[in-house]
């Protein structure tokens, strides 16, 4: 390099299930099952850290627990702030690489209802419709755009 087998990978509001609650069997201090977070925004590396950011539903469980994680914290690489370039040191962000504030634009699933499929059931999906918030974009103000060393025009 090809082919054929077997393994393992794939999900990141994401898995899982010894407690609980909940159906069935009729071997009940059993057994075999159900459920155990709705969607939205988030990833330069690497270490440590743990109840990681925003809202819906709900008000008997989205109770309770494990893990994982784009979160936060250091470092470190990187833009950006000088009339350019190198270097140290400082702020400040992460590839669209300053910040606040004020308007304007823009976006969601589920739960509930109705219907329908699947299962003894618990419940699980499946279709129709509407409903946020951070965030981000656009405008506009306001603050900040530094400091020391060398080159070079």
């Nucleotide at each position: 390099a090809u082919u054929a087998u077997c393994u393992a990978u794939a999900a990141a509001g994401c898995g899982c299930c010894a407690g609980g609650a909940c159906a069935g069997u009729u071997u009940u201090u059993a057994c075999u099952g159900u459920u155990g977070a709705c969607g939205a925004g988030g990833u330069u590396a690497g270490a440590g850290u743990u109840u990681a950011u925003c809202g819906a539903a709900a008000u008997u469980u989205u109770c309770g627990g494990c893990g994982g994680a784009u979160a936060c914290u250091c470092u470190a690489u990187g833009g950006u702030c000088u009339a350019u370039u190198u270097u140290c040191g400082g702020a400040u962000c992460a590839u669209u690489a300053u910040a606040a504030a004020a308007a304007a634009u823009u976006c969601a699933a589920a739960a509930a209802a109705u219907a329908g499929u699947a299962g003894u059931a618990a419940u699980a999906c499946u279709a129709u419709a509407a409903c946020a918030a951070u965030a981000a974009u656009u405008u506009u103000u306001u603050a900040a755009u530094c400091g020391a060393a060398a080159a070079u025009u």
A computed fold for a 153-nucleotide RNA, annotated as glmS glucosamine-6-phosphate activated ribozyme aptamer. It matches the Rfam family "glmS glucosamine-6-phosphate activated ribozyme aptamer". It is annotated as a riboswitch. Model confidence (mean pLDDT): 76 of 100.